[in-house]
This is a predicted structure of a 393-nucleotide RNA (Bacterial RNase P class A) from uncultured Candidatus Sulfotelmatobacter sp.
Lineage of the source: Bacteria > Pseudomonadati > Acidobacteriota > Terriglobales > Candidatus Sulfotelmatobacter.
Its Rfam family is "Bacterial RNase P class A". By type it is a ribozyme. Rfam links the family to the GO terms ribonuclease P activity, tRNA processing and dimeric ribonuclease P complex. Rfam's curators write: Ribonuclease P (RNase P) is a ubiquitous endoribonuclease, found in archaea, bacteria and eukarya as well as chloroplasts and mitochondria.
RNA sequence: GACCGGACGGUCGCUUUCCGCGUCUUCGGGCGCGGGGAGAGGAAAGUCCGAACUCCGCAGAGCAGUGUGCCGGAUAACGUCCGGGAGGCCGGGUUUAAGCCCGUCCGACGGAAAGUGCCACAGAAAACAUACCGCCAGCGUCUUCACAGAUGAGGGUAAGGGUGAAAAGGUGCGGUAAGAGCGCACCGCCGCCGCAGUAAUGCAGCGGGCAGGGCAAACCACACACGGAGCAAGACCAAAUAGGAAGGGAGUUCGCGGCCUCGGCUGCGGGCACGUGCCGGCUCGGCGCGUCCAACCUUCGGGUAGGUCGCUAGAGCCCCGCAGCGAUGCGUGGCCCAGAGGAAUGACCGUCCCGCCGGAGCAAUCCGGCGGACAGAAUUCGGCUUACAGGUC
Repeated sequence: GACCGGACGGUCGCUUUCCGCGUCUUCGGGCGCGGGGAGAGGAAAGUCCGAACUCCGCAGAGCAGUGUGCCGGAUAACGUCCGGGAGGCCGGGUUUAAGCCCGUCCGACGGAAAGUGCCACAGAAAACAUACCGCCAGCGUCUUCACAGAUGAGGGUAAGGGUGAAAAGGUGCGGUAAGAGCGCACCGCCGCCGCAGUAAUGCAGCGGGCAGGGCAAACCACACACGGAGCAAGACCAAAUAGGAAGGGAGUUCGCGGCCUCGGCUGCGGGCACGUGCCGGCUCGGCGCGUCCAACCUUCGGGUAGGUCGCUAGAGCCCCGCAGCGAUGCGUGGCCCAGAGGAAUGACCGUCCCGCCGGAGCAAUCCGGCGGACAGAAUUCGGCUUACAGGUC
C1' cells in the first nucleotide's frame, strides 16, 4: 500500500415481498394462518467538499461576502484523482567545501521591487543596518637597556567568537595594517536575448559585483468561481373537532305607496297564525318583541391527524476485451443487491476457527476458562477525514 473483517447448523422472533387458503369488504383492499425469497458498512460515522433531484427567488451590471490559486489531463462536478514541473527533509554518491547527481518521503506550491503591519525570547544589532567579545595600524600613559608587554580615548574592520528560526550572497585563491565583491575563478542571483517544451519550466549565450531578509494559514492587491434552502425538499388524497363562505330554515292576508320584463319584488301600517319573554301555581287572558339572527340541515373551501408517492434500476455491480504511462473512457456478455419510518435487520444453543491464561503429558496433543474490534442504513451518488480486535498478500 491492497484485500478480508468470523464460518456452518438448529430453535424462537422482527421488516418486506411472492404464492396458497380462510375471513371481512365501501370491490380499492384490509386482517389471520401456512409456505418460499430478500434483509447494514468499510467506514452505514463526521456532515468537511462536490453533484443529482425538489421548492423558492432571479432584466442586467456592480459592491459586499465566501472560497480557490505551479502546469497539463481525468470527471456530471470537486478543495478529489492521475501525470509532470519546481522546492524542502533524510539517506547515498561525486577526493573536501559551495555545488552537482541518484533514491525515498512531504505539501493551501500564484504575488513580499503597490501599500500597511509584524518578526516573541535571546542578542550589540531584526532592516535607511549594527561594533558586545575579538582582530588591526597610528597616538598618549606605565613597565623594560632594547625586543616586547599592559592599559586609555578615538578610528578601521562583518574574516573569527557568541545570540537567534532567521545576522545583509556562498566556497576557494589573491589581496590587505587587519579586513571586505576590494580583485579573480566556480556556484547562486538579477536583467536582456535565443533554443526546446502544449505549459509549468529547463538549457545555452551576453551583460551586471549583487541590489530586493522572512511572514500573504497578517491585512491586502490580482485572477477565477459562487442566488438561497434542503427528502422534516416537495407532490397528491383526506377524517373527527373548531373556525371561514354560500344556500335552506319559521308565514299568510288586507290597505296605502314605489319599481318593472305585468307577474312578481319591495317599504310602511293593520288583522290572523306561529315562536318567545314578562305578569301568573296552571289555563284563559293581557302587555312587549320577533317571524331576523341563531340552533339545525346541505354544499363548498383552507388546514391538522392519518394515508399514498418521492423511495431505491443507479454517474449501479461483476467478468472479459480494446485505447491510454495513469486517473479514466469505450464495447460485448451476465446480474438485481435493504427500503424501514417513534424507525426491522435480533436473541439463545451447538460444532468449528483465531488469540490469551491455567492444568495434564517425554512429545504429538488433549481438557477447562476467558476474549474476538470500530460501529450501525434513513433521498441517492462521487470524494476527503476520522475510528477499528484480528488475519492474508